[in-house]
RNA sequence: CCAGCCGGCUGGAUGAUCGCGCUGCCGGUGCAACCUUCAAGGUUGGGCUGGCGGUGAGGAAAGUCCGGGCUCCACGGAAACACGGUGCCGGAUAACGUCCGGCGGAGGCAACUCCAGGGAAAGUGCCACAGAAAGCAAACCGCCCAUGCCUUUGCGGGUAUGGGUAAGGGUGAAAGGGUGCGGUAAGAGCGCACCGCGCGCGCGGUAACGCGGGCGGCACGGCAAACCCCACCGGGAGCAAGGCCAAAUAGGGGCGGCAUGCAGGGUUUCGUACCUUGCGGUUCGCGUUUUCCGGAACGCUGCCCGGGUUGGCUGCAAGAGGCGCGCGGCAACGUGCGUCCCAGAUGAAUGGUCAUCCAGCGGCCGGACGAAAGUCCGGCUCGCGGACAGAACCCGGCUUACAGGCCGGCUGGUGUC
RNA sequence: GCGGGUGUAGCUCAAUGGUAGAGCAAUAGCCUUCCAAGCUGAAGACGAGGGUUCGAUUCCCUUCACCCGCUCCA
Numbered sequence: 001c002c003a004g005c006c007g008g009c010u011g012g013a014u015g016a017u018c019g020c021g022c023u024g025c026c027g028g029u030g031c032a033a034c035c036u037u038c039a040a041g042g043u044u045g046g047g048c049u050g051g052c053g054g055u056g057a058g059g060a061a062a063g064u065c066c067g068g069g070c071u072c073c074a075c076g077g078a079a080a081c082a083c084g085g086u087g088c089c090g091g092a093u094a095a096c097g098u099c100c101g102g103c104g105g106a107g108g109c110a111a112c113u114c115c116a117g118g119g120a121a122a123g124u125g126c127c128a129c130a131g132a133a134a135g136c137a138a139a140c141c142g143c144c145c146a147u148g149c150c151u152u153u154g155c156g157g158g159u160a161u162g163g164g165u166a167a168g169g170g171u172g173a174a175a176g177g178g179u180g181c182g183g184u185a186a187g188a189g190c191g192c193a194c195c196g197c198g199c200g201c202g203c204g205g206u207a208a209c210g211c212g213g214g215c216g217g218c219a220c221g222g223c224a225a226a227c228c229c230c231a232c233c234g235g236g237a238g239c240a241a242g243g244c245c246a247a248a249u250a251g252g253g254g255c256g257g258c259a260u261g262c263a264g265g266g267u268u269u270c271g272u273a274c275c276u277u278g279c280g281g282u283u284c285g286c287g288u289u290u291u292c293c294g295g296a297a298c299g300c301u302g303c304c305c306g307g308g309u310u311g312g313c314u315g316c317a318a319g320a321g322g323c324g325c326g327c328g329g330c331a332a333c334g335u336g337c338g339u340c341c342c343a344g345a346u347g348a349a350u351g352g353u354c355a356u357c358c359a360g361c362g363g364c365c366g367g368a369c370g371a372a373a374g375u376c377c378g379g380c381u382c383g384c385g386g387a388c389a390g391a392a393c394c395c396g397g398c399u400u401a402c403a404g405g406c407c408g409g410c411u412g413g414u415g416u417c
Numbered sequence: 418g419c420g421g422g423u424g425u426a427g428c429u430c431a432a433u434g435g436u437a438g439a440g441c442a443a444u445a446g447c448c449u450u451c452c453a454a455g456c457u458g459a460a461g462a463c464g465a466g467g468g469u470u471c472g473a474u475u476c477c478c479u480u481c482a483c484c485c486g487c488u489c490c491a
């Protein structure tokens, strides 16, 4: 210098001017409540408004794909059956499908990257078309043997039948291990060596797994992002959750489902009206069903049609918070100390215009190299010009979008010293 | 903001992982003097990108577009 890999940062700057939301202080205005009072005044609260200050989007605020905090359910707890999710091993974490470190496999010369990566000898199912045969398989062609017939002087050739053969051809995504040597009529794990596979053993490792050696001629095809099995996890709904205040209305109606039981005692206005006790029943499970223990109610519940309002406060901004330093750890991360307070809208603020500059792109001019195409350097009061995208209860992740710019580390190649 | 659902031909809908069909519409021809009806033919699609699989409209992931429901009081 060229080609590439990995990680991190940034996401225009300055000034002028006109605005927007929230907020602190000082005013103005009018409202409500309360206090004192003859008029009148004072205190508090929120509304509108003026001045001076402070502050005001993101790395993804997005998609809403996961995980949590927080809130509620009337049911609380336990179990079972379902349902959903995750899936090599170890760790991190509040938790995760995330992250870190390993293992195995695949790709790349390498740096490095990718993998839903448990179980197919528990069972069920599927493997279309093609092909002879597709699951505890198969003889179409070919090869070999035997017999018969034909042919030939003969070697031999052809044909039919029977048998052997999975080495070769052909089909397919896949054909019951691969390569080589031996062996054989031809062949074949038939035999042997190596590789693969399976089952024990030893050693190393927390483990996944690795290494070594032994035995077995191979029995065990693929698909679980098909059902399923195994292990682990999960109650549901969501800030339009939930709480408080105010206003207004018809505290409404229709069609159903299950139950509304029995006995004793008491009260009594004598209506089995009310109270109470016992037994029984029903209902209540915000995804469903069942059972058990406890609880609550005497009613519970499904669908539909109506009435009113379209307000305010809270939840709601100090948090698994940010930054710096130290320590532990390979790392994710943990921990100690110091320091900072950092958006809170609700038709929804965080913006517009101008000037100068900074990247970048194009144009023109000049120069260098080159045969040319073109490349590089310099200049211009020239033109264009900054992406993706906008918080809405809050966090941790993932995924997706993104004009460009900057920094660090590493690999391969080439050249020079 | 939250929750749920759907994308297949121009429209309305089908299809068990194995060559994507039907009705209507549109189009060409026949029939008719012409039109309609009828008959015959041809064209036309799995929202997009990946993955699993021999093979994907179907299974999984990501993404895009569209649709529906959800305030409070009694």
Base pairs, nucleotide, nucleotide: 001413002412003411004410005409006408007407008406009405010404012357013356014355015354016353017352018351020056021055022054023053024052025051026050027049028048029047031045032044033043034042035041036040058388062399063398065397066396067395068394069393070238071237072236073235075294076293077292078291079290080289083234084233085232086231087230088102089101090100091099092098103117104115105114106113107112118229119228123227124226125223126222127221140169141168142165143164144163145162146161147160148159149158150157151156177195178194179193180192181191182190196218197216198215199214201212202211203210204209242314243313244312245311252305253304254303255302256301257300258299261279262278263277264276265275266274267273281298282297283296284295307490308489321340322339323338324337325336326335327334328333358386360384361383362382363380364379365378366377367376368375369374418487419486420485421484422483423482424481427441428440429439430438435471444458445457446456447455464480465479466478467477468476

Source information:
Model confidence (mean pLDDT): 76 of 100. This is a predicted complex of two RNAs, RNase P RNA and transfer RNA, with 491 nucleotides together. Rfam match: Bacterial RNase P class A. Its family is annotated with tRNA processing, dimeric ribonuclease P complex and ribonuclease P activity in the Gene Ontology. Rfam's curators write: Ribonuclease P (RNase P) is a ubiquitous endoribonuclease, found in archaea, bacteria and eukarya as well as chloroplasts and mitochondria.